[in-house]
RNA sequence: CCGGUGGGCACGCCGAACCGCUGAGGCAUCGCCGAGGCGGACCGGGGACCCACGUCCCUCGGGGUGAAUCCUGCACACGCAGGUAGGGCAGCUUCCCGUCCGAACCCGUCAGCUAACCCGGUAGGCAGUCAGGAAGAACGG
Numbered sequence: 001c002c003g004g005u006g007g008g009c010a011c012g013c014c015g016a017a018c019c020g021c022u023g024a025g026g027c028a029u030c031g032c033c034g035a036g037g038c039g040g041a042c043c044g045g046g047g048a049c050c051c052a053c054g055u056c057c058c059u060c061g062g063g064g065u066g067a068a069u070c071c072u073g074c075a076c077a078c079g080c081a082g083g084u085a086g087g088g089c090a091g092c093u094u095c096c097c098g099u100c101c102g103a104a105c106c107c108g109u110c111a112g113c114u115a116a117c118c119c120g121g122u123a124g125g126c127a128g129u130c131a132g133g134a135a136g137a138a139c140g141g
Stems, first nucleotide, its partner, number of pairs: 012126003018040005025033003041122006051112001061110001062107004070083005086101004092136005
């Protein structure tokens, strides 16, 4: 100097998944950690008139969160390969360049929109020394 592996501080990234109060209990005990509960904020679902949808039956249903949908080929199937709607990438917006993702799960025969109202979630994962260029807005000095 180059490459690889493991761990980690600050600053950060995906996502709604953050902030405060209280506090079972615990510990290395007068200080910390902290389940649960409550509140705020954010997020999601249900739910009228009007509008939209012909209605019913069937089951091969239908629906929701999410960027994650669809197409082609291979394959008995599981799955694999390529592409794609869409989405992410160091404060924000747009353009260009580059790069990555393009899953998974839930409801249970049932739900269009939807004021009042009702219900629920606040997880998980990553990165960690550089992290492209241009224009603009905002903020700060």

Predicted 3D model of a 141-nucleotide RNA (c-di-AMP riboswitch aptamer (ydaO/yuaA leader)) from Modestobacter marinus. The sequence is in RNAcentral, with records from Rfam and Ribocentre. Its mean pLDDT, the model's own confidence on a scale to 100, is 80. Its Rfam family is "c-di-AMP riboswitch aptamer (ydaO/yuaA leader)". Its family is annotated with cyclic-di-AMP binding and regulation of gene expression in the Gene Ontology. Lineage of the source: Bacteria > Actinomycetes > Geodermatophilales > Geodermatophilaceae > Modestobacter.